[in-house]
RNA sequence: UGCGGGAUCGUCUAACGGUAGGACGCUGGUCUCUGGAACCAGAAGUUGGGGUUCGAAUCCCUGUCCCGCAG
Numbered sequence: 001u002g003c004g005g006g007a008u009c010g011u012c013u014a015a016c017g018g019u020a021g022g023a024c025g026c027u028g029g030u031c032u033c034u035g036g037a038a039c040c041a042g043a044a045g046u047u048g049g050g051g052u053u054c055g056a057a058u059c060c061c062u063g064u065c066c067c068g069c070a071g
Base pairs, nucleotide, nucleotide: 001070002069003068004067005066006065007064010024011023012022013021018054026042027041028040029039030038047063048062049061050060051059
């Protein structure tokens, strides 16, 4: 430098173009002699910028970063 793949709650991981979900962790509560166990509830996310569309995490263009292959 070229080609391919990837970037989603704090972490890991889902999501036909149609309300972004789960697990762990965290916070609050219940239970308990105690809680770090169990149960209930809650907060928390789409890598940046454009475009297409009634509607984009998803499709297109272009940046940044990471991984692989080739030179």